Lysine riboswitch aptamer from a mouse gut metagenome, 162 nucleotides, folded computationally. Model confidence (mean pLDDT): 85 of 100. Rfam family: Lysine riboswitch aptamer. The family has 47 seed sequences and 3,224 matches in Rfam 15.1. Rfam links the family to the GO term lysine biosynthetic process. The RNAcentral record of the sequence draws on MGnify.
[in-house]
RNA sequence: CGAUAGAGGUGCGAAGCCCAUCAGUAUCCUUCCGCAAGGUCAGGCAAAGCUGUGGAAGGGGAAAGGGAGCUUCGCCGAGGGGAGGCGCAGGGCCUGCUGCGUUUCGCCCGGGCCGUCGGGGAAUACCCGCCGGACUGUCACAGUUUCUGUGGAGGGCUAUUG
Repeated sequence: CGAUAGAGGUGCGAAGCCCAUCAGUAUCCUUCCGCAAGGUCAGGCAAAGCUGUGGAAGGGGAAAGGGAGCUUCGCCGAGGGGAGGCGCAGGGCCUGCUGCGUUUCGCCCGGGCCGUCGGGGAAUACCCGCCGGACUGUCACAGUUUCUGUGGAGGGCUAUUG
């Protein structure tokens, strides 16, 4: 330097089934009342050649994403984030913003947990991010040496092997 195999544990992710939530929401029907250049997450533009839209009462009334559980599968940069490219969505177009998918980049993160703040989300669930905290794994150095302290990062570490 290469190959193979491993470890960190509330470890990472995927799929299927099922349940709750989403929600009496979106939306449909009836009646009534507004708006008409009215209807978007924001700003601007356009105008029937896309389309109506808002509210009240009554009657019907979802789904997806996200989540718990069970089972199975793939794994230990597992995966997550960020940036760039392409595509889609949020009435039409432009710009932005946000979300989703895909792809490239050894740019960042050892790991899970708790907390403030911020973002996504219907949400107090859950996810993501900065920061802080203790815990934990790993290596280096040091010491009063099988423990303690300090520091680093997975492009690492351990074992076998060429």